Predicted 3D model of a 352-nucleotide part of an RNA (small-subunit ribosomal RNA, central domain) from an uncultured Candidatus Saccharibacteria bacterium.
[in-house]
Context: one part of a larger RNA
RNA sequence: CUGGGUGUAAAGAGUUGCGUAGGUGGCAUAAUAAGUAGCUAGUGAAAUCUGGUGGCUCAACCAUUCAGACUAUUAGCUAAACUGUUAAGCUCGAGACCGUUAGGGGUAACUGGAAUUUCUAGUGUAGGAGUGAAAUCCGUAGAUAUUAGAAGGAACACCGAUAGCGUAGGCAGGUUACUGGGACGGUUCUGACACUAAGGCACGAAAGCGUAGGGAGCAAACGGGAUUAGAUACCCCGGUAGUCUACGCCGUAAACGAUGGAUGCUAGCAGUUUUGGGUAUCGACCCCCAGAGUUGCGAAGCUAACGCGUUAAGCAUCCCACCUGUGUAGUACGAUCGCAAGAUUAAAACAU
Repeated sequence: CUGGGUGUAAAGAGUUGCGUAGGUGGCAUAAUAAGUAGCUAGUGAAAUCUGGUGGCUCAACCAUUCAGACUAUUAGCUAAACUGUUAAGCUCGAGACCGUUAGGGGUAACUGGAAUUUCUAGUGUAGGAGUGAAAUCCGUAGAUAUUAGAAGGAACACCGAUAGCGUAGGCAGGUUACUGGGACGGUUCUGACACUAAGGCACGAAAGCGUAGGGAGCAAACGGGAUUAGAUACCCCGGUAGUCUACGCCGUAAACGAUGGAUGCUAGCAGUUUUGGGUAUCGACCCCCAGAGUUGCGAAGCUAACGCGUUAAGCAUCCCACCUGUGUAGUACGAUCGCAAGAUUAAAACAU
């Protein structure tokens, strides 16, 4: 390389969200003849190879216009099923349109109550806080408790759910504005417009970085008290970055379903969300059917087993990414990106 693989053994890129090149591509008609198939002819050096014959005593070896091979290529002719191309079509894929509809999908502004903290004032007196037990700590300069008021920041109890939405990251008090996507029904229109996607572009938790704000609570670092043989920890008292906002970087996570995307096919049962239809009813609920999601269990099948099982890890096709014993090592060097931290790409010697 081929082959075989990628849930857990090495291996699915964070999202394939958009999309270039490339690869692949629905039904049916005609033409063409590039691929494809057949025939004919030319070329296919020598050596080499195969068969025959001969020469070294045999063999290896050597010779031999004796024959063949050299699986190839060029030209012409024929065929027209399949692939390609061209022309004109179709509607099942895809998209548009109309109607209905669910939703913490996104962005911005405004706004609400509970709680924590601090401050002001009142009542009130000796404790409070904390722990396994303590101490550091707060308090007679009046704390804790309690009442009234004020300030400020952050997060949104109950509802709340293996429930919903989003490509993923993720998204939850309320209202408004703007806005993305989906599902169902109709079958009105376009007529293959599709799938995948190397590079590329975009997005991308937390932490971290830059500038300007903000800072209630929490809290790396740090200080103190304990524990302990020690205790750079676990526990306690404090506490700064940070956590929050705006703009700009970073580009990584057990970024997980550890499972790439698309299409078709292959028993069911049960729950739940949502849409449409039917039944029932005064109306709704209930019940039945179909679709789209989501969860539990399971036939066949698959799997090393665990398990997966119409949301496949089953049966197939197409495209991409990745793996190839372990350590060295996701490291060195180089390159690209970054303010930096670092990220991406990515070896070898050597050992086993």
About this RNA
Its Rfam family is "Bacterial small subunit ribosomal RNA". The sequence was found in a public genome assembly.